[in-house]
Context: one part of a larger RNA
């Protein structure tokens, strides 16, 4: 890991509900006591216990009664039940199972280890050489010195022996701490044998909360124990009906609970719900400035107006504060107004569709994203808070956005059919349907279902408004662009072109005392402006569609993908394709109406066809059923001519669960019906035990 068996709402008591069963001119017995019994049981006990009247704190008074001055009012009343059985629920008990860390008594442990006692052991070799002591040399002395002896030491090297520093090694090990290597202690606070003493809130501890038998921040073991667990895990057949919540209020409460809301059954009321018309009250959105306040320009005015420049001074000037008006504004906390909704009242209408009441039973109180109106933040966030009885999922599958709980389509999947219509969306291949019409634009693979920005753009299409312009525009080519003049001033120079004044006049088709470049100063090239060639459209502006530029990322890594010049985009119009929507064929179910039929305690019950309806669904409520074991009854059943049990995809029958047949195997017992009773269904529970 597989397979097999085992593996979880059980029982008492009390309560309340609901269905049933006896009894009701109320109903039951309990304990004990008697009989009889193989087990079941039969009798008796009416003590008491529930109802039969209720209000009142009592007295009391009673169908009433308490309040109260009341004969008002107004509260609670104005009879029907009561015992079993069964379901469901609650309480109390292990109380659906399994699961602590722990806490408590009582034992057992110092052959591990710790620390102390007592009696033993044990410690290769070499090195150093204290104290002492003798001798011997100086010395008056006191002492000094040498040399010999001597052998101290938590001394030195270094094996036994004791530790474990360091790095390898192993790490399903050789080993639940080992092996190699290397290193520290080796006469001492040393190792160490055997005996003995100390223990659980205690011991023992050169003190690490170490050790106390692989087990220490409180051993082990039995009980107390089925400890408790607002916690996590698991909870075993099948169909049918309905179908929530993820709010609110309180909570040592926030992952838990209680009520209350939504959910289901049951009874009851009987259109109350829904819509629609009328009535209505508002101060939201908007909008506005008449209040409260912000806030921009301007005009005037007031002020012993701060300050700053000028000026001797008057004073000018730049400003400052408030105010009037005028223009255009702003606001949750501002309204001279002000809707759409929404809420509330009343009449009318629809409904096999709700809505109320009472009661059983709930399960929900972690919600998500998406529209829309807001508040937090950065008008970030797949942020986080409200609000909207909006949508979806959650509890919803199909189809479509590639893929994608929460987005679009489906007034949403009851079964069963190469059926038919069509939504969102698609219609070149993958891929089911146009290589569809018409008309435009894109040239950038821009696009083709995800990103861009200010700016920038003589890319190109579309609309206007406007000026030249066959008496010839634009642009191109050709020519011309002079003269007084080198204007005066200035200057080293200044000649159109450094810089000031002036900007006249003449000749012209036209030509500026010059709009550039250029030179020291001149000169030279253009322009302006003119004419000739030519010959029909050209130049300004403003909106505007589609491009480009800005634009750098991590598989060539992408439009899903090939690919596309349309198979892009933009506008119209026709076809098709496209779903568990629709429609069509046939089944089933639920609920409702009136109909027949049998049964009937006369309340209804069932069954049949018809009309109409309903049939997604998690928690969750109601309801009908399937199978296991056993008992009792029953076919006066089955069976060695082969039970039970296994084995076989293919037969029958039932919506299922599950039941019948067959054919083998097997070898001794079992089955239908009707009740009835449980150790009653397994794929999870790091479940339990086997087996592989």
């Nucleotide at each position: 890991g597989c397979c097999a068996a085992c593996g979880a709402g059980u029982u008492g008591a009390u309560g309340c509900a609901u269905u049933u069963u006896g009894c009701g001119c109320g109903g039951c017995u309990a304990a004990g006591c008697c009989c009889c019994u193989c087990c079941g049981g039969g009798g008796u006990g009416g003590a008491g216990c529930c109802a039969c009247a209720g209000g009142g704190a009592a007295a009391c008074c009673g169908a009433g009664u308490g309040u109260g001055a009341a004969u008002a009012g107004c509260g609670c009343g104005u009879u029907u039940g009561u015992a079993g059985a069964a379901u469901g629920c609650a309480u109390c008990a292990g109380a659906c199972c399994c699961g602590a860390a722990g806490c408590g008594u009582g034992a057992u442990g110092a052959g591990c280890u710790u620390a102390c006692c007592a009696u033993g052991u044990g410690c290769a070799g070499g090195g150093u050489g204290a104290a002492c002591u003798u001798u011997c040399u100086c010395g008056a002395a006191a002492g000094a010195g040498a040399a010999a002896g001597g052998g101290a030491g938590g001394c030195c090297c270094g094996a036994a022996c004791c530790c474990u520093u360091u790095u390898g090694c192993c790490g399903u090990u050789c080993a639940a701490u080992a092996c190699a290597u290397u290193g520290g202690g080796a006469u001492g606070a040393c190792a160490u044998g055997u005996g003995g003493u100390a223990a659980g809130g205690a011991g023992u501890g050169a003190a690490a909360a170490g050790c106390u038998a692989a087990u220490c921040g409180a051993a082990u073991u039995a009980c107390g124990u089925a400890a408790u667990a607002g916690c996590u895990g698991g909870u075993u057949c099948u169909c049918u009906c309905c179908g929530a919540a993820a709010u609110a209020g309180c909570u040592u409460u926030u992952g838990g609970g209680c009520u209350a809301g939504c959910g289901u059954c049951a009874a009851g009321u009987g259109u109350u719900c829904c819509c629609u018309c009328c009535g209505g009250g508002g101060g939201u959105a908007g909008a506005g400035c008449a209040c409260u306040g912000g806030a921009a320009g301007g005009u005037c005015c007031u002020g012993a107006c701060a300050g700053g420049u000028c000026g001797c001074a008057a004073g000018a000037u730049c400003g400052c504060a408030g105010g009037a008006c005028c223009u255009a504004u702003c606001a949750a906390a501002c309204u001279c107004c002000g809707a759409a909704u929404a809420c509330c009242g009343g009449a009318g209408g629809u409904u096999a569709a709700a809505a109320c009441u009472u009661g059983g039973c709930a399960g929900u109180u972690a919600g998500a994203c998406g529209g829309c109106g807001g508040g937090g933040g950065c008008u970030a966030a797949g942020c986080u808070c409200c609000g909207u009885u909006c949508g979806u999922c959650g509890a919803a599958a199909g189809g479509g956005a590639a893929a994608c709980a929460g987005c679009c389509c489906u007034a949403g999947a009851u079964c069963u059919c190469a059926a038919u219509u069509u939504a969102a969306g698609g219609u070149c291949c993958c891929u089911a349907a146009a290589u569809u019409c018409a008309a435009a634009c894109u040239a950038a693979g821009u696009g083709c279902g995800c990103u861009u920005g200010a700016g920038g753009u003589g890319g190109u299409g579309g609309a206007a408004u406007u000026u030249c312009u066959c008496c010839g525009a634009c642009a191109a080519u050709g020519a011309g662009g002079a003269g007084g003049u080198u204007g005066g001033c200035u200057u080293a120079g200044a000649a159109g072109c450094a810089g000031c004044c002036a900007u006249c006049c003449u000749u012209u088709a036209a030509a500026g005392a010059a709009a550039g470049c250029g030179u020291a100063a001149c000169a030279g090239c253009u322009c302006a402006c003119u004419c000739a060639u030519c010959g029909a459209g050209a130049g300004a502006u403003u909106c505007u569609g589609c491009g480009c530029c800005g634009c750098a990322g991590a598989u060539a890594a992408u439009c899903g993908g090939g690919g596309c010049u349309a198979a892009g985009u933009u506008u119209g119009g026709u076809a098709c394709c496209g779903a568990a929507a629709c429609u069509g064929a046939g089944g089933a179910c639920u609920g409702u109406a009136a109909a027949u039929a049998u049964c009937u305690u006369c309340g209804g019950a069932u069954a049949u066809a018809u009309a109409u309806u309903u049939u997604g669904g998690u928690a969750g409520g109601a309801g009908a059923g399937u199978a296991u074991u056993c008992g009792c009854a029953u076919c006066u059943g089955c069976a060695c001519u082969g039970a039970a049990g296994g084995u076989a995809a293919a037969g029958g029958g039932g919506u299922g669960a599950c039941c019948c047949a067959u054919a083998c195997u097997g070898g001794a017992g079992c089955g239908u019906u009707g009740c009835g009773a449980a150790g009653u269904a397994a794929g999870a529970a790091u479940g339990u035990u086997g087996g592989c």
Large-subunit ribosomal RNA, domain II from a Minisyncoccia bacterium, 692 nucleotides, folded computationally. Taxonomically the source falls in Minisyncoccia (Bacteria, Bacillati, Minisyncoccota). The prediction has a mean pLDDT of 82.